[in-house]
């Protein structure tokens, strides 16, 4: 330089155009416990940035940013 893939909470991950973006771990509160842990209940927290198509975009298109693979 060419080409392909990926980007969703602190971490991992589901979501192939339509209900309030779901789950696990973590964290917080309460219960339980002599204390802690385990366990139970509840809660906080996310679509990389900009633009476009559409009645409607995490999802489709374009550009950029970041990460990775292949070739040179």
């Nucleotide at each position: 330089g060419u080409u392909c893939c990926c980007g969703u909470a602190g971490u991992c991950u589901a979501g192939u155009g339509g209900u309030u973006a779901g789950g696990a771990c973590u964290c917080c509160a309460c219960g339980u416990u002599g204390u802690g842990g385990c366990c139970g209940u509840g809660g906080c927290a996310a679509c990389g940035a900009g633009g476009g198509c559409u009645c409607g975009a995490a999802u489709c298109c374009c550009u950029c940013c970041g990460g990775g693979g292949a070739c040179a």

Predicted 3D model of a 72-nucleotide RNA (transfer RNA) from Ostreobium quekettii. Its Rfam family is "tRNA". Rfam describes the family as follows. Transfer RNA (tRNA) molecules are approximately 80 nucleotides in length. It is annotated as a transfer RNA. The coordinates come from a structure-prediction model, not an experiment, and the mean pLDDT is 80.